[in-house]
RNA sequence: CGUUACACCGCGCCUAAUUCCUUGGGAACCGGGGGAUUAUUCUUUGGGUGAAUCCUUUUUAGGCAGGGACGCUCGUGCCCGAACCCGUAAACUAACUCCGGCGGCGCCAAACGAGAGGAGGC
Numbered sequence: 001c002g003u004u005a006c007a008c009c010g011c012g013c014c015u016a017a018u019u020c021c022u023u024g025g026g027a028a029c030c031g032g033g034g035g036a037u038u039a040u041u042c043u044u045u046g047g048g049u050g051a052a053u054c055c056u057u058u059u060u061a062g063g064c065a066g067g068g069a070c071g072c073u074c075g076u077g078c079c080c081g082a083a084c085c086c087g088u089a090a091a092c093u094a095a096c097u098c099c100g101g102c103g104g105c106g107c108c109a110a111a112c113g114a115g116a117g118g119a120g121g122c
Stems, first nucleotide, its partner, number of pairs: 010107005018028004029101006045089001046086004054063003066080003070117001072115004
């Protein structure tokens, strides 16, 4: 001096998953479920969170709905397209009521290029 890996701080990102107080535990805020009437709709098995659904086949492969970094438009192409829960029951839903606030990743970026705009920093 260079390369690689790791740790800490900081700055960002996916996600509801953050902030404050605090002995325990609370609060704010964000998010999810249950739950009338009227009317509507559906059903014999299903339902819920989530972007994560569905199809095909040479089946561990391919494609598709859908999702991914200020928001919008155009272009290019990169990545994801899971997992879990309820237990025979639940549409929507005022009052009411019960819960969650984890985890993962990047800073040698597909988080890409461009345009107008906005915000922030110096």
c-di-AMP riboswitch aptamer (ydaO/yuaA leader) from Sulfobacillus thermotolerans, 122 nucleotides, folded computationally. Lineage of the source: Bacteria > Bacillati > Clostridia > Eubacteriales > Sulfobacillus.